A computed fold for an 80-nucleotide RNA, annotated as c-di-GMP-I riboswitch aptamer. The prediction has a mean pLDDT of 90.
[in-house]
RNA sequence: UGACGAAAAAGGCAAACCAUCCGUAAGGGUGGGGCGCAAAGUUAAGGGUCCCGUUAGGGCGGGACAGCCUGACUGCCGAA
Numbered sequence: 001u002g003a004c005g006a007a008a009a010a011g012g013c014a015a016a017c018c019a020u021c022c023g024u025a026a027g028g029g030u031g032g033g034g035c036g037c038a039a040a041g042u043u044a045a046g047g048g049u050c051c052c053g054u055u056a057g058g059g060c061g062g063g064a065c066a067g068c069c070u071g072a073c074u075g076c077c078g079a080a
Base pairs, nucleotide, nucleotide: 004078005077012037013036017032018031019030020029021028022027035067041073042072043071045070046069047068048065049064050063051062052061053060054059
């Protein structure tokens, strides 16, 4: 440096659900909570799912999800 990921150590993140706020909605912020996570850090680029508008339909326009997969970027620790 690359790969790998321990019944290791230190530290970290936080599903469902609850409260509250924002949003037409998908969903998001904060606090509680803790199912899990070695990228559960970042990025909507490809695929996918979801919402709104529109269209006879195909479709078109706008949006959400990074804790669905892939890609890109960055990063803690160090046994085999």